[in-house]
């Protein structure tokens, strides 16, 4: 110097006028109240999506079963959790590091199109490989047969020549043995070929060919250990046991798990047609979520219709599983202990406008009971730890 | 604010133990019948199932997250 990884922080600043919300102090009118002035103090990492946990309030009580929903390696951590830490297993990178809905498929059931001979049943024989019999063809060896030329031979001879052996050719048949095609009866999952997947993988042996058929190594599965570890799990010995995917299908097993939400709810207070229709008459209706039980109320419940622009107005409503500092404990998540702070609380809804200098020229995006997380949305910048690769000492 | 729905061609919609090609009807466009237009009759185009990811051999369909729509939500009696 370049690549790159993990963590933590930041996210426009300053100042100057004018203006808002919210708390306070003063002054000056004043029945309520209302103005004037001055001070503090006023969005976010995600204030978002509401996707998970909770507080909190209400349902009289928050019981039991079933249904239903959720979570799913282990231990830990918290009020809680589907989040967080530390492990284990497995993927992925050369490293640092990352990523994983990660329980059972050897309880049962379904699915597994097309393709392919077969697709889950101790299955499957399209090509292919091997063996046996039958037929054929083609080659070679042998055996015979028949034709044809016929050396030597040969009646009577100097030739010539009838006949005829051996041997060659050519035709046919038999036998064996080697190839090959065809059909028929086997054997094989080794090779081809379809598939996402074809019932372990690799290598040597062994067969007629082949196979966990046998061995050696991986990989999974079962068992078994006075191995390690809280534990998932990890080691190490045996057995050739080999069992296919799917559970973000059904289910099965193990633990959570009553609805409903601040428009929850609670004073305080205006207005009214206590109208009408219906259900049910205690074997009933109702107490907000599915059902039964229980447990409780009982003239109650549901619908039209009606009234209040008071749809006010006060409280919940922000001091909290809180923020920053140490100190202890803990590998960390966290948790104690001790000091310090107070950091928005509207209710038609403030947090803004402009000017002016500066910089790297400024992203996504704005609170609405409240808190833990998770997820998404994010111009740029800033700090550290750590890995590679060059290259210099 | 807080709860629930829902998205499939231009419009309305169907698609379920996940299976090859997602199917109508209107409407558009060609062509035809008509003197012309309409209705009518053959025809054709026109979809990545709102996106993005993941389970899976395979996804409109099932899991996640995200986007846009829509509806319902004071009190009294």
């Nucleotide at each position: 110097u370049g690549a790159g990884u993990a963590a933590a922080c930041c996210g426009g600043g300053u100042g100057g006028u004018c203006g808002c919300g919210g708390g306070u102090g003063c002054c000056c009118u004043u029945u309520g109240a209302g103005g004037g002035u001055g001070c503090c103090u006023g969005a976010g990492g995600a204030a978002a999506g509401u996707c998970c946990g909770a507080g909190c309030u209400c349902c009289g009580c928050a019981g039991g079963g079933c249904a239903g929903g959720g979570u799913g390696c282990u231990g830990g951590g918290u009020a809680a959790c589907a989040c967080c830490c530390a492990g284990u297993g497995g993927g992925g990178g050369c490293g640092a590091c990352c990523c994983c809905a990660a329980g059972g498929a050897a309880a049962g059931u379904g699915c597994c199109a097309c393709a392919g001979a077969a697709a889950u049943g101790c299955a499957g024989a399209c090509c292919g490989c091997c063996c046996a019999g039958c037929a054929c063809u083609c080659a070679g060896u042998c055996c015979a047969g028949c034709a044809g030329u016929c050396a030597g031979c040969g009646a009577a001879u100097a030739a010539u020549a009838a006949g005829g052996u051996a041997a060659c050719u050519g035709c046919c048949g038999g036998a064996c043995u080697g190839a090959g095609u065809g059909c028929u009866g086997g054997g094989c999952a080794a090779g081809g070929g379809u598939g996402g997947a074809a019932c372990g993988g690799u290598g040597c042996g062994g067969u007629a060919a082949g196979a966990g058929c046998g061995c050696a190594c991986c990989a999974g599965c079962g068992g078994c250990c006075a191995c390690g570890g809280c534990g998932a799990c990890g080691g190490g010995c045996c057995g050739g046991c080999u069992a296919g995917g799917u559970a973000a299908a059904c289910c099965c097993c193990a633990c959570c798990u009553g609805g409903a939400g601040c428009a929850a709810g609670a004073c305080c207070g205006a207005a009214u047609a206590g109208g009408g229709g219906g259900a049910c008459a205690a074997u009933g209706g109702g107490g907000u979520g599915g059902c039964c039980c229980g447990c409780u109320c009982c003239g109650u419940c549901c619908c039209c219709g009606g009234g209040u622009a008071a749809a006010g107005g006060u409280c919940g409503c922000u001091a909290g599983a809180g923020g920053c500092g140490u100190c202890a404990g803990g590998c960390a998540a966290c948790u104690g202990g001790c000091g310090u702070c107070c950091c928005a609380g509207a209710u038609a809804g403030a947090u803004g406008a402009u000017c002016a200098c500066c910089c790297a020229a400024g992203a996504c995006a704005g609170a609405a009971c409240u808190c833990g997380g998770c997820u998404u949305a994010c111009a740029g910048g800033u700090u550290u730890g750590c890995u590679c690769a060059c290259a210099g000492c | 604010g807080g709860c629930g729905g829902u998205g499939u061609a231009g419009c309305u919609u169907a698609g379920u133990u996940g299976g090859u090609u997602a199917g109508a009807g209107c409407g558009u466009c060609c062509g035809g019948u008509u003197c012309a237009u309409a209705c009518c009759c053959g025809g054709a185009a026109g979809g990545u199932c709102g996106g993005u990811g993941g389970u899976u051999c395979g996804a409109c369909u099932c899991c996640a997250c995200u986007c846009g729509c829509c509806g319902c939500u004071a009190c009294c009696a």